About this RNA:
Predicted 3D model of RNase P RNA and transfer RNA as a complex of 438 nucleotides.
């Protein structure tokens, strides 16, 4: 210097005038509002709404089935499919990166087409018997090696064998038994000679979570009006906010249709909160202590317009350090109950740390 | 704001792990028929299943993310 991996952070800045919203204080006033003056006013995704909570409300409650979800291990957290650490497994020459990663000797099912054969078997071959018309048939053995497939039952080698085969024998993979480490997920010796295909993002087992709507949830306050029709169920049945059944409980009620109102107030912004500082922890994260108060609109506020600078990109000049000009360009995007996470978008950068080259002291 | 449904030739649908190089009506080209059109008969061409990625030997169908359409007070104050 090249290439490249990982973590963090910005993501326009000031100002000048003109508006918008929210609190607030003073004034005026026809008590609805107008003027002024001081303070706050988008984001890393406010985004998809795809996980998990806080809050509400569905009278309740307990139990079973059905139904969703999660799925190495261990730990954080309110909780989680999230995040941290480790394991194992695959890629990469490394930093490092990715993973739906529980069970296929509970069971049921697939496994198209090619193939003899897909969990059972023997086409070609090979080895042996035996017969003749002497190269061909019959009957037995194998599963080495040919083919056929995505996959063909343990791989490679040596013996051994008629031929062959874990059939012994080494050396690897698996499993199974025991020791050893480690909370664990696994990992390491040492024995046996057990070799029992894939698919659970097929059903299914296993463990563990799991009522359901959502802030237009809810609640009150005005105004308005048809307590109206039809239908269910009425003394045992319906009803009790996915579905089924059981128990107990509570209600005379349930559903369909038709009609009105379409204003306001709260819920609504201090929260699992943000910053510093010290401790604990390998980390995620936690304790303590001090500090700040940071958007609440409701057809929906957060703007637009001018000057400077600042970044990029063009062009011109040059002593390669910078200058000079442009009517150019500056992303993805924008709260709507609130947090934690994840996913996806995103011009231009800053910063730390670290891997391989290459060259040069 | 919330909720929920949907994307397969040019339109409308079916396929829901394998014979799927996707079927079927309409449209559509091209003969035949007819004096011409329609009808009508034969043939013919046109989607890799919104888009990426995964799982399986194999995905339009099974899982994830994304993207675009659609319902609206006759889904919800």
């Nucleotide at each position: 210097c090249c290439a490249g991996c990982a973590g963090g952070g910005c993501g326009g800045a000031c100002g000048g005038c003109c508006g918008c919203u929210c609190u607030u204080c003073c004034a005026c006033c026809u008590c609805g509002g107008u003027g002024g003056g001081a303070g706050g006013g988008a984001g890393g995704a406010a985004a998809g709404u795809c996980c998990g909570a806080g809050c509400u409300c569905c009278a309740c409650c307990g139990g079973g089935c059905a139904g969703g979800g999660u799925g190495c291990u261990g730990g954080g957290u309110a909780a989680c499919u999230c995040c941290c650490a480790g394991g194992c497994g695959c890629g990469g020459c490394g930093a490092c990166g990715c993973g739906a990663c529980g069970g296929a000797a509970a069971g049921u099912g697939c496994c198209a087409c090619a193939g003899a054969g897909a969990c059972a078997g023997a086409c070609c071959g090979c080895c042996c018997c035996g017969a003749c018309u002497c190269g061909u048939c019959g009957g037995g053995g194998u599963a080495a090696g040919g083919g056929u497939g995505a996959a063909a039952c343990g791989g490679u080698g040596c013996g051994g064998u008629a031929a062959g085969a874990g059939c012994g024998c080494a050396c690897c993979a698996g499993c199974g038994g025991u020791c050893g480490g480690g909370u664990g997920a696994c990992c390491g010796g040492c024995c046996g000679g057990c070799u029992g295909g894939g698919c659970a993002a097929a059903c299914c087992c296993c463990a563990c979570c799991u009522g359901g709507a959502g802030c237009a949830a809810g609640a009150c306050c005005g105004a308005a009006u048809a307590g109206g029709a039809g239908g269910g169920c009425u003394c045992a049945a319906g009803g009790g906010a996915c579905g089924c059944c059981c128990g107990g409980c509570c209600c005379g009620c349930c559903c369909u249709c038709g009609g009105g109102u379409u204003g306001g107030u709260c819920g609504c912004u201090a929260g699992a909160g943000g910053c510093c500082g010290c401790g604990g922890g390998u980390a995620a994260c936690c304790a303590c202590g001090g500090u700040c108060c940071c958007a609440g609109a409701u057809a929906g506020a957060u703007g637009g317009u001018c000057g400077u600078c600042g970044c990029c990109u063009c062009c011109g000049a040059g002593u390669c350090a910078u200058c000079g000009g442009a009517g150019g360009g500056c992303a993805c995007a924008g709260a709507a109950c609130u947090c934690g996470g994840c996913u996806u978008a995103c011009a231009g950068c800053c910063c730390c740390g670290c891997u391989g080259g290459c060259a040069c002291c | 704001g919330g909720c929920c449904c949907g994307g397969u030739g040019g339109u409308g649908u079916a396929g829901u792990g394998g014979c799927c190089u996707a079927a079927c009506a309409c449209a559509c080209c091209g003969c035949c028929c007819u004096g011409u059109c329609a009808a009508g008969g034969c043939g013919g061409a046109g989607a890799u299943c919104g888009g990426g990625g995964g799982u399986u030997c194999g995905a339009a169908u099974c899982c994830c993310c994304u993207c675009c359409g659609g319902g609206u007070c006759g889904c919800c104050a």